[in-house]
FMN riboswitch aptamer (RFN element) from Thermalbibacter longus, 133 nucleotides, folded computationally. It was read from a public genome assembly, where an Rfam model found it. Its mean pLDDT, the model's own confidence on a scale to 100, is 82.

Formats: sequence, C1' cells, structure tokens
RNA sequence: CAAAACCUUCGGGGCAGGGUGAGGCGCGACGGCGCCAAUUCCCGACCGGCGGUAUAGCCCGCGAGCGGCUGCGGCCGCAGGAUCCGGUGAAACUCCGGGGCCGACGGUAUAGUCCGGAUGGGAGAAGGUGGUU
Repeated sequence: CAAAACCUUCGGGGCAGGGUGAGGCGCGACGGCGCCAAUUCCCGACCGGCGGUAUAGCCCGCGAGCGGCUGCGGCCGCAGGAUCCGGUGAAACUCCGGGGCCGACGGUAUAGUCCGGAUGGGAGAAGGUGGUU
C1' cells in the first nucleotide's frame, strides 16, 4: 500500500391556481332551490432513487412490487415506463437551446404527487476496525 471479514452512520421528491359535479345533506308552496363534495376527471402546476458513461427520470445495469422455494444466508420466476431536433466538442440520446414523453401494488370519484403496506425494505454512499499476502 492493499484483499477478505466485521462494525457504525446515511440512504426519495412532488398538484399552486381554476373548472366540472359521481355522490351526500338540508329545505320546499312538490315546479324546484340551497349547501357540501375529486390533490384521482378537465385546464394547469409540480417531482425525478442508486451505479456506469462527457454531468442522464426516458442509453446500459441495479433497486423498490408480486409469487414460489429455502439449509433463513439467499436463490429462482413474473410484472412494471418513457427522447427527439439543433448547437458546441476529440468525445454528450448526459452539457446548452427548443419540443415531447413516462411513472408498481392496495384503498378511495378514475391517483407519479393523498392514505396504506412502510418506525419496513433498498440499490448503494461515507467513515471506522482489520490485516492473510
């Protein structure tokens, strides 16, 4: 200097504003009237885990969900999304300019943003112990 092994800590963000009214409640002179009502619908707003690589939600890979098996360490399977144009450059689907798109499962008026599994899990990040050779 450095590998194994071990320990500690950390490790996800987001509907401003407006419209509609499924449905509910109240009143009625029974013709109707009033109030409440979607962060889910419509307009619009906002958000972007980790590693790699020229700096990436939409390039490659990983994680989060569900199911099965298990010697409880993990292993296997399934599901799940999205990018173009121009410019600079040696190099960018990553930068700059412009336009576009995507977002698990359960609940509920149809949800990337609310509530829930989750005070969970987690790719990994930082620090420490260690010390074969």